Predicted 3D model of a 71-nucleotide RNA (transfer RNA) from a Phycisphaerales bacterium.
Rfam family: tRNA. By type it is a transfer RNA. Rfam describes the family as follows. Transfer RNA (tRNA) molecules are approximately 80 nucleotides in length.
The same sequence occurs in records of 5 taxa.
The RNAcentral record of the sequence draws on ENA.
RNA sequence: UGGCCCAUGGUGUAACGGUAGCACAGCUGGUUUUGAUCCAGUCAGUCCUAGUUCAAAUCUAGGUGGGCCAG
Numbered sequence: 001u002g003g004c005c006c007a008u009g010g011u012g013u014a015a016c017g018g019u020a021g022c023a024c025a026g027c028u029g030g031u032u033u034u035g036a037u038c039c040a041g042u043c044a045g046u047c048c049u050a051g052u053u054c055a056a057a058u059c060u061a062g063g064u065g066g067g068c069c070a071g
Stems, first nucleotide, its partner, number of pairs: 001070007010024004018054001026042005047063005
């Protein structure tokens, strides 16, 4: 410098263009002599800016960050 891929709660991972789920973690409560387990509740997310669309995590453009390959 060129090509390709990825970005979703604290972590991991889903989601035909149509209500953003699940698990773990955290917090609160219950159970327990205490802790663990178990049960109930709660917290918290689409990398950014535009565009298309009735509707965008998803499609398009530009950017940011990361990875792989070639030189």